Predicted 3D model of a 105-nucleotide RNA (Glycine riboswitch aptamer) from Desulfobacterium sp.
It matches the Rfam family "Glycine riboswitch aptamer". Its family is annotated with glycine biosynthetic process in the Gene Ontology.
The prediction has a mean pLDDT of 75.
Taxonomically the source falls in Desulfobacterium (Bacteria, Pseudomonadati, Thermodesulfobacteriota, Desulfobacterales).
The model forms 85% of the base pairs in the Rfam consensus.
């Protein structure tokens, strides 16, 4: 030097699990009781890693290394709060078209 990459817009895909009982209602949402679901969104954790240094070890005695202990940190795991369990809508993620800086790498 060149890429890419957090973020934001767009356009396509895009999984599970009851069209579950009751109350209301025209009927939809709402409220309540069970079941089952994981890919909005939340929560938990593991090594490296740092932090610590013992009556432990090493030493040239200047110091060095550790153990027990503490911290922080994932995820499509994992919990099932909260969403959802006919379409619609939403949907992590993935590819396509574009915005766009800083730091990492």
């Nucleotide at each position: 030097c060149a890429u890419u990459u957090a973020u934001c817009c767009u356009c396509u895909g895009g999984a599970g699990g009851g069209a579950g009982c009751c109350u209301u209602u025209a009927g939809a949402a709402a409220g309540g009781c069970c079941a089952a679901u994981g890919a909005a969104g939340g929560g938990g954790a593991a090594a490296u890693c740092c932090c610590g240094g013992a009556a432990g070890c090493c030493c040239a005695c200047g110091g060095g290394c550790u153990a027990a202990g503490c911290g922080g940190u994932a995820a499509u795991c994992u919990c099932u709060c909260a969403g959802g369990u006919a379409a619609a809508g939403g949907g992590a993620c993935a590819g396509g078209g574009g915005a766009g800086u800083c730091u990492c790498g």